[in-house]
């Protein structure tokens, strides 16, 4: 290091509801917990969804994938 246990600790929050922000995907806190072992980061590449006019642009989404980067613990193997 690969790996990921009926381990310990401790972390993340889908739907929904609530407040705020945005035209709009959707983001931000609270609540709640469907579920993750990178569900931390990051829009290069693919998908997909907004606005625009089906265009040009412009954007959203790292909880679709795919790559990058970095990171708790350690049981078999």
């Nucleotide at each position: 290091c690969c790996c990921g246990a009926u381990a310990a600790a401790g972390g993340c929050a889908c739907c929904c509801c609530c407040g705020c922000c945005g035209c709009g995907a959707g983001g931000c806190g609270g609540g709640u917990c469907c579920g993750c072992a990178a569900a931390g980061c990051c829009a290069a590449g693919g998908g997909u969804c907004u606005c625009g006019a089906c265009a040009a642009g412009a954007g959203a989404u790292a909880g679709c994938c795919c790559g990058g980067c970095u990171a708790c613990c350690g049981a078999a193997g």

The RNA shown here (c-di-GMP-I-GGC riboswitch aptamer) has 77 nucleotides and comes from an Actinomycetota bacterium. The sequence was found by an Rfam model in a public genome assembly. Its mean pLDDT, the model's own confidence on a scale to 100, is 88.